[in-house]
RNA sequence: CAUGACAAAGCCAAACCUCGAGUGAUCGGGGGACGGAAAGCCACGGAUCUUUUAUGAGACAGCCGGGUUGCCAAGG
Numbered sequence: 001c002a003u004g005a006c007a008a009a010g011c012c013a014a015a016c017c018u019c020g021a022g023u024g025a026u027c028g029g030g031g032g033a034c035g036g037a038a039a040g041c042c043a044c045g046g047a048u049c050u051u052u053u054a055u056g057a058g059a060c061a062g063c064c065g066g067g068u069u070g071c072c073a074a075g076g
Base pairs, nucleotide, nucleotide: 001075003073004072011036012035016031017030018029019028020027021026034062040068041067042066044065045064046063048059049058050057051056
């Protein structure tokens, strides 16, 4: 510098169960692993979802794009 070996030292943890918060999307703790090379962080753009008669107010970073920080490693 580029890449991510059907690799992985270390890391995260879907569904489901359970306790709690919320009208809800969903979130937090515990159990649990489908997966993930940013499945770390940020709602900036799009999508989706909730709520409201509506304006609006929210959710989601494990839908895509973007921004930003970082670990390891076969290589050059």